[in-house]
RNA sequence: AGGCUCGUGGCUCAAUUGGUAGAGCACUGGUCUCCAAAACCAGGGGUUGAGGGUUCGAUUCCUUCCGGGCCUA
Repeated sequence: AGGCUCGUGGCUCAAUUGGUAGAGCACUGGUCUCCAAAACCAGGGGUUGAGGGUUCGAUUCCUUCCGGGCCUA
C1' cells in the first nucleotide's frame, strides 16, 4: 500500500429476504434466611463506533472516516 472481517446495555453475544432492539451474566429492589450465599419474583440501563446518502421506514443497503483482528506485498 491492497484485500477480507468485526464494532449493538457494564461484559459475552443475538436480531438476515429493511418494519420501531433482545437474551445470558453482572447491577438494583423484594421474598426466603439468625446473617450471608443459592433459589425465586420484579426493575433500571443501549440515539446499534462517527458523519453523509437511498427509503414511508435503516442494526440491516450504499459511501467516507475511526478503532480492533486476519491475509498478501
Transfer RNA from a bacterium, 73 nucleotides, folded computationally. Rfam family: tRNA. It is annotated as a transfer RNA. Its mean pLDDT, the model's own confidence on a scale to 100, is 81.